RNA sequence: GCUUCUAUAGUUCAAUGGAUAGAACAGGGGACUUCUAAGCCCUUGAUCUAGGUUCGAUUCCUAGUGGAAGCA
Numbered sequence: 001g002c003u004u005c006u007a008u009a010g011u012u013c014a015a016u017g018g019a020u021a022g023a024a025c026a027g028g029g030g031a032c033u034u035c036u037a038a039g040c041c042c043u044u045g046a047u048c049u050a051g052g053u054u055c056g057a058u059u060c061c062u063a064g065u066g067g068a069a070g071c072a
Stems, first nucleotide, its partner, number of pairs: 001071007010025004018055001027043004048064005
C1' cells in the first nucleotide's frame, strides 16, 4: 500500500428494516443479618463519526476514524 472482518451500557453479548434497544455481570438503593458476604426486591447507564436510501435505520449504502486478520 491492497483486501476482508469488526465497532451497541463499565465488561461480555442479543436485537437482520417496525422503535420503550434487551439480558448477564459490575455500580447505586432497599429489605434481611449483631456486622460483612451470598441470595431476594428495585434502579442508573449504550448504538464510533458524517452523509445517503427509506414512511421508518442498531440493521442497508458511501466516506472517515479506531481495532483484528491476510497478502505484499
This is a predicted structure of a 72-nucleotide RNA (transfer RNA) from a Minisyncoccota bacterium.
Its Rfam family is "tRNA". It is annotated as a transfer RNA.
The prediction has a mean pLDDT of 80.